[in-house]
RNA sequence: GCCGCUGUUGCAUAGCUCGGUAGUGCGACUGACUGUUAAUCAGUAGGUCAAAGGUUCGAGUCCUUUCAGCGGCGCCA
Numbered sequence: 001g002c003c004g005c006u007g008u009u010g011c012a013u014a015g016c017u018c019g020g021u022a023g024u025g026c027g028a029c030u031g032a033c034u035g036u037u038a039a040u041c042a043g044u045a046g047g048u049c050a051a052a053g054g055u056u057c058g059a060g061u062c063c064u065u066u067c068a069g070c071g072g073c074g075c076c077a
Base pairs, nucleotide, nucleotide: 001073002072003071004070005069006068007067010026011025012024013023020057028044029043030042031041032040050066051065052064053063054062
């Protein structure tokens, strides 16, 4: 340099095929329960979906470019 895969809340991730309300588990916080903690139960908050642009009535999803990570191939010496 070329090709492929990945990037979604603090962490791990689903959703992508076939565009239509952004979810789950853990964690955090509040409350219930308990002599206390833990456990359990109920609830709450937390997301510019890596960045920018485009297509569209509508984009996490499609297209282009860029960034980061991983893998493969190659070039120079």